């Protein structure tokens, strides 16, 4: 310095997203490719600050 969906990763106080994987359908003899649809999250843990915290702050943990 860094933690955020299985992966890589955005999100600078106001109901957490993207691309890939996965899964389902459409196309195909099948399969891929392409299209399309839906799922999919204890935001590392614990406390504080505030009307609200992924965000700030303190302290732990991993790397």
């Nucleotide at each position: 310095g860094u933690a955020u969906a299985g992966c890589u990763c955005a999100g600078u106080g106001g109901u957490a997203g993207a691309g890939c994987a996965a899964u389902c359908g459409a196309c195909u003899a099948u399969a891929g490719a392409u299209c399309g649809g839906g799922a999919g999250g204890u935001u590392c843990c614990c406390g504080g600050u505030u009307c609200a915290a992924a965000c700030c702050c303190g302290g732990g943990u991993g790397c």
The prediction has a mean pLDDT of 84. Predicted 3D model of a 63-nucleotide RNA (transfer RNA) from Trichonephila inaurata madagascariensis. Its Rfam family is "tRNA". The source organism's lineage runs through Eukaryota, Panarthropoda, Entelegynae, Araneoidea and Trichonephila inaurata. RNAcentral holds the sequence, with entries from Rfam.